[in-house]
Context: one part of a larger RNA
RNA sequence: GGACGAACGCUGGCGGCACGCUUAACACAUGCAAGUCGAACGGAGUCGUGCAAAGCACUGUGUGCUUUUCAAUUGACAAUUGGAGAGAAAAGCAUAGAGUGCUUUGAACGACUUAGUGGCGGACGGGUGAGUAACACGUGAGCAACCUGCCUUUAAGCUUGGAAUAACGUCCGGAAACGGACGCUAAUACCGAAUAAAAUACAGAUGUCGCAUGGCAAUUGUAUCAAAGAUUUAUCGCUUAGAGAUGGGCUCGCGCCUGAUUAGCUAGUUGGUAAGGUAACGGCUUACCAAGGCAACGAUCAGUAGCCGGACUGAGAGGUUGGCCGGCCACAUUGGAACUGAGACACGGUCCAGACUCCUACGGGAGGCAGCAGUGGGGAAUAUUGCACAAUGGGCGGAAGCCUGAUGCAGCGAUGCCGCGUGAGGGAAGAAGGUUUUCGGAUUGUAAACCUCUGUUCUUAGGGACGAUAAUGACGGUACCUGAGAAGAAAGCUCCGGCUAACUACGUGCCAGCAGCCGCGGUAAUACGUAGGGAGCGAGCGUUGUCC
Numbered sequence: 001g002g003a004c005g006a007a008c009g010c011u012g013g014c015g016g017c018a019c020g021c022u023u024a025a026c027a028c029a030u031g032c033a034a035g036u037c038g039a040a041c042g043g044a045g046u047c048g049u050g051c052a053a054a055g056c057a058c059u060g061u062g063u064g065c066u067u068u069u070c071a072a073u074u075g076a077c078a079a080u081u082g083g084a085g086a087g088a089a090a091a092g093c094a095u096a097g098a099g100u101g102c103u104u105u106g107a108a109c110g111a112c113u114u115a116g117u118g119g120c121g122g123a124c125g126g127g128u129g130a131g132u133a134a135c136a137c138g139u140g141a142g143c144a145a146c147c148u149g150c151c152u153u154u155a156a157g158c159u160u161g162g163a164a165u166a167a168c169g170u171c172c173g174g175a176a177a178c179g180g181a182c183g184c185u186a187a188u189a190c191c192g193a194a195u196a197a198a199a200u201a202c203a204g205a206u207g208u209c210g211c212a213u214g215g216c217a218a219u220u221g222u223a224u225c226a227a228a229g230a231u232u233u234a235u236c237g238c239u240u241a242g243a244g245a246u247g248g249g250c251u252c253g254c255g256c257c258u259g260a261u262u263a264g265c266u267a268g269u270u271g272g273u274a275a276g277g278u279a280a281c282g283g284c285u286u287a288c289c290a291a292g293g294c295a296a297c298g299a300u301c302a303g304u305a306g307c308c309g310g311a312c313u314g315a316g317a318g319g320u321u322g323g324c325c326g327g328c329c330a331c332a333u334u335g336g337a338a339c340u341g342a343g344a345c346a347c348g349g350u351c352c353a354g355a356c357u358c359c360u361a362c363g364g365g366a367g368g369c370a371g372c373a374g375u376g377g378g379g380a381a382u383a384u385u386g387c388a389c390a391a392u393g394g395g396c397g398g399a400a401g402c403c404u405g406a407u408g409c410a411g412c413g414a415u416g417c418c419g420c421g422u423g424a425g426g427g428a429a430g431a432a433g434g435u436u437u438u439c440g441g442a443u444u445g446u447a448a449a450c451c452u453c454u455g456u457u458c459u460u461a462g463g464g465a466c467g468a469u470a471a472u473g474a475c476g477g478u479a480c481c482u483g484a485g486a487a488g489a490a491a492g493c494u495c496c497g498g499c500u501a502a503c504u505a506c507g508u509g510c511c512a513g514c515a516g517c518c519g520c521g522g523u524a525a526u527a528c529g530u531a532g533g534g535a536g537c538g539a540g541c542g543u544u545g546u547c548c
Stems, first nucleotide, its partner, number of pairs: 001548004006544005013420006019413002021378001026376003030373003035120003040117002043114007051106009061096010077082002127331003137255007146248002151244007159193004168183006199224006206217004229236002257303003264294003269291008306328004310321004333354005356367004384410001386409003392406001393404004423453004433444004457489001458485006467475001492537005497518003503532005513520002
């Protein structure tokens, strides 16, 4: 001098882009972070449609009965008048059937929702660096010793049966978490049978190739192994086999920190045979046999550490470093284990053990932020319990869509880098004031005042995006543009003895103090403190720490 995930002191106007627990892999309240598919399945629920049945209400109609009124004709009987009476009208009751409306029930259909069975995904994405000195990583090879869901492509197929089980119902246990018994039911869940070759195994024979074991190709015979349907009829699926792509597994060469005040280490140890196991080779495991294997070219042990692309520095060689971003690895409260699955020995799965925390009816249960926010603690020190799935990407789905603290954004922090501003031009009575003085002056100083302008930023009003090829914008009425207003609101920090740019006065008197080194201070201190002046950098400046 440069650099920093920095911190501290003083100060602090704006914007863009980045970055932000380096310490306790300490403990965590709360919310969210992985779901989705009803076009696999049976139910359950809600709504709707027409149908059927029942009930109720209303409106017509028919029949019967009762009451009242009217009354042709005839006129017994008594006769001033009363009375019998076919029929008509009205009202009431009962009943039959029809129509309309409402309610309930039933089966059917349609739409929607969904606990459960089932499928795919929870092995990605996100976090952290504890462990690890190792084929962990980097690089270069190899696998004639391997696997690969979804995807692409090719060939062939999808026939036929069965038995269950959740849900549900009834009953029971438990404080809860949850569980038990009996009964019923479906499927792309489960299990048979058929079909069977380019698959596998065994046996036979042929060709060809190679780096050893051997590989490949065609061929004969025997044996074995498959499937699932849905639908809006467009499609989507299912099974077997080949090829590809993608992703992984394994092996090897080289590279990969310090210590010899760590010199010997090793019994599954080194090799062989056989068997088991694995997707696969292999002491990977087991039995037997042999006695090997590693090591001063540093074994073993101890310490430290995730590795790399890169980053910082340096003319380079090199040194230091591995935060953000990208690749790989490892881990998920500590230790162990397997299950499922194409893939895990699985952060938000299971089981066991330990520590810790919580609930409890004391019998028993629940939990895991090194996901995003946030809390306590530790610390010199590190942010919001924000918005949105609009974009990009991911999971599921035929799709609509749902989910996504990935991601996109916003908030906080001068933490860093970059850019801009705090005004510009004129202005000498060289004002006042301050400081100093040899008392003449000098300096602050064109600095201010004052005049004329400008409008970056700012304030306010209006317009207003790109990001989104049709719809859809969290950001955001943001960026940006236009009009108006107003110099109005915006400068500090360190230093001034030499190194090292920048000097005087006063105070102090080896005191108080300064200091990176040399060194200052004991009465005129350019080195302490203050003031004036000056120098440097500037929204920063200085100090501390670390690296070159």
Background: Small-subunit ribosomal RNA, 5' domain from an Oscillospiraceae bacterium, 548 nucleotides, folded computationally. The coordinates come from a structure-prediction model, not an experiment, and the mean pLDDT is 80.